[in-house]
Predicted 3D model of a 358-nucleotide RNA (Bacterial RNase P class A) from Desulfovibrio sp. NCBI's taxonomy places the organism under Bacteria, Thermodesulfobacteriota, Desulfovibrionales, Desulfovibrionaceae, Desulfovibrio. The coordinates come from a structure-prediction model, not an experiment, and the mean pLDDT is 77. RNAcentral holds the sequence, with entries from ENA. A source record names the gene rnpB. It matches the Rfam family "Bacterial RNase P class A". Rfam describes the family as follows. Ribonuclease P (RNase P) is a ubiquitous endoribonuclease, found in archaea, bacteria and eukarya as well as chloroplasts and mitochondria. Rfam classes the family as a ribozyme.
RNA sequence: GGAGUCGGACAGGCUGUCGCCGCCUGAGAAAUCAGGGGGAGGAAAGUCCGGGCUCCGCAGGGCAGGACGCUGGAUAACGUCCAGGGGGAGCGAUCCCCGGAAAGUGCAACAGAAAGCAGACCGCCGAGGGAACUCGGUAAGGGUGAAACGGUGGGGUAAGAGCCCACCAGCGGGCAUGGUGACAUGCCCGGCUGUGUAAACCCCGUUCGGAGCAAAACCAAAUAGGGAUGCGCCUAAGGCCGGCCCGGCCGAGCAUUCGGGUAGGUUGCUGGAGGCCGUCGGUAACGGCGGUCCUAGAGGAAUGAUGGCCGCCCCGCUUGCGGGGAGACAGAACCCGGCUUAUCGUCCGACUCCUUUU
Numbered sequence: 001g002g003a004g005u006c007g008g009a010c011a012g013g014c015u016g017u018c019g020c021c022g023c024c025u026g027a028g029a030a031a032u033c034a035g036g037g038g039g040a041g042g043a044a045a046g047u048c049c050g051g052g053c054u055c056c057g058c059a060g061g062g063c064a065g066g067a068c069g070c071u072g073g074a075u076a077a078c079g080u081c082c083a084g085g086g087g088g089a090g091c092g093a094u095c096c097c098c099g100g101a102a103a104g105u106g107c108a109a110c111a112g113a114a115a116g117c118a119g120a121c122c123g124c125c126g127a128g129g130g131a132a133c134u135c136g137g138u139a140a141g142g143g144u145g146a147a148a149c150g151g152u153g154g155g156g157u158a159a160g161a162g163c164c165c166a167c168c169a170g171c172g173g174g175c176a177u178g179g180u181g182a183c184a185u186g187c188c189c190g191g192c193u194g195u196g197u198a199a200a201c202c203c204c205g206u207u208c209g210g211a212g213c214a215a216a217a218c219c220a221a222a223u224a225g226g227g228a229u230g231c232g233c234c235u236a237a238g239g240c241c242g243g244c245c246c247g248g249c250c251g252a253g254c255a256u257u258c259g260g261g262u263a264g265g266u267u268g269c270u271g272g273a274g275g276c277c278g279u280c281g282g283u284a285a286c287g288g289c290g291g292u293c294c295u296a297g298a299g300g301a302a303u304g305a306u307g308g309c310c311g312c313c314c315c316g317c318u319u320g321c322g323g324g325g326a327g328a329c330a331g332a333a334c335c336c337g338g339c340u341u342a343u344c345g346u347c348c349g350a351c352u353c354c355u356u357u358u
C1' cells in the first nucleotide's frame, strides 16, 4: 500500500419566526390569555419468542396439541447470551450446523440395466452353437447419478467377490486415564459394513392454563327496566290553575331510597429486572456495593413548516474564498429482555492474509 474478518459509536450542531400536544406559574366566574420549560428510534418496524402487570379459570392426574433439543453456566424468563465439545467451509482472522435414521412407516425427481430384503447395460469367465446369439456365473473394470452397499495390497478362483488374511477407516461392546459434563486419548474384542431425509409421520426427553391496557379498577347523568319502604286506588294520594286558603279540572298511581348499568370522566400511564462512572467477584455472559443522571405520555391520537450561521462531500483557484451537492430507513401508544428485517453516510478499536521498504 492492497484485500478481508469481527466488535462498537453516531444518525448533523446552535439559533430566529409561525404552528401543534402535554406540564408548571400568574390572571380570570368561565371561555381563555401571558410567561417559562418539555416533546420519537436504533430499529419506535415485523408482532416472531420470553417476562412483568390485569382479569378469568384451577383438588390431583391423564389424553390431545404446540414449542424446544450437544454440555456447563447466566437470567425474571427465553427459541436469547457466555464459555466449552463435536462436525463442516476458509491459507487465515473468522463463519455455519447440533437428540434419535441399528424401533416402525413413508419418500428419493432426472439420468441409469439396477435406488434400498440391491442390481447384469457394456465388459470378464464357463457351457452350447458354424455364426448371429442363448443360458448361467461374476460387482474387480467402464458408464449414469446428489447417492451404486468400505479403501489399499496379497492370497484365492474358470472369472470374481470380506470368500480368506494384513493394515487403515467406520460401527457396536468392554476396560483404563483425563474432564463437573458434552467428550478426548490409549488398549482389547466382535460381525465384517446395515445410503440420505425427522422444517415427513414418528420415538425419547424438557416445557407450556386462557385472554390481553379495546386487560382491568373507580366515580357516575338523562331515559327505560329491577328491589325495598311509605301513602293511595272514587270517602281518592298526587298533578295543573304564579305562592297560601276556598273552589274548579285531570286523576291510578305517587314519593323516598337502594342496586346494576350506558354516555361521560378519572385511574391504570410511565422512575424502570433503567442509563452512565468507579470498585469488587467471575475466563465470560452476568452479579454485589458505592456515586451520579432523569429522558414524550396522546386518546380519531401532538412531535410540523420555513429562514440564518457553522459543519460534511465534490470541483476550481488567488489557500480561504467562490460554485455545486447530499442527508437514508423510518416514526411512540401499558412496560421491559431478545431475535429478525430496513438503513444515506461517517468515525473508532481488535485481528487475519498478500505485497513493498528498512
Stems, first nucleotide, its partner, number of pairs: 001354010012310007020039002023036005041329001045340002048338005053212004065208005070084005085098005099203002104201002106197003121142002123138006150168006169193001171190008216267004226258006238250004274293008312325006